A computed fold for an 87-nucleotide RNA from a Chthoniobacterales bacterium, annotated as transfer RNA.
The source organism's lineage runs through Bacteria, Pseudomonadati, Verrucomicrobiota, Spartobacteria and Chthoniobacterales.
Rfam family: tRNA. Rfam classes the family as a transfer RNA.

RNA sequence: CCGGGUGUGGCGAAAUGGCAGACGCAUUGGACUUAAAAUCCAAUGACCUUUUUGGUCGUGCGGGUUCGAGUCCCGCCACCCGGACCA
Numbered sequence: 001c002c003g004g005g006u007g008u009g010g011c012g013a014a015a016u017g018g019c020a021g022a023c024g025c026a027u028u029g030g031a032c033u034u035a036a037a038a039u040c041c042a043a044u045g046a047c048c049u050u051u052u053u054g055g056u057c058g059u060g061c062g063g064g065u066u067c068g069a070g071u072c073c074c075g076c077c078a079c080c081c082g083g084a085c086c087a
Stems, first nucleotide, its partner, number of pairs: 001083007010025003018067001027043005045057004060076005
């Protein structure tokens, strides 16, 4: 330099252009227990807030298409794989 792949919470991940993060792990709170483990219940993206049946933002970054984009298009970045080059 060329081609291909990947990028989403704390982690693994899901989502056919239509409520992002299902489900699992971990974590937190509670139940149970003499106490713990196991088990069961609830919560769990970030920030703000008058603490809620609230608000804003969020799928690598910047644009575009669209009523609507994690998803489609263009450019870029990082990582992985293969190839080329190495005077």